């Protein structure tokens, strides 16, 4: 330098145009002599970022960043 693939909650990943989620993990309370375990409950999000289309964008086009991968 071309291609091609990934980018969503602290991690690990769903999610193919209209509620932004799930597991683990973190806090609170319950359970316990007290630890674990269990149940219940909350907090936690510029959906990498600019811009375009569309009544409507995590999602569809473009550019651009940033990790992998392939050819040269």
């Nucleotide at each position: 330098g071309g291609g091609g693939c990934u980018g969503u909650a602290a991690c690990u990943c769903a999610g193919u145009g209209g509620g932004a989620g799930a597991g683990u993990g973190u806090c609170a309370c319950a359970u316990u002599c007290g630890c674990a375990u269990u149940g219940u409950g909350a907090a936690a999000g510029u959906c990498g970022u600019g811009g375009g289309u569309u009544c409507g964008a995590a999602u569809c086009c473009c550019a651009u960043c940033a990790g992998c991968u392939c050819c040269a």

Predicted 3D model of a 72-nucleotide RNA (transfer RNA) from Hungateiclostridiaceae bacterium UBA3922. It matches the Rfam family "tRNA". Rfam classes the family as a transfer RNA.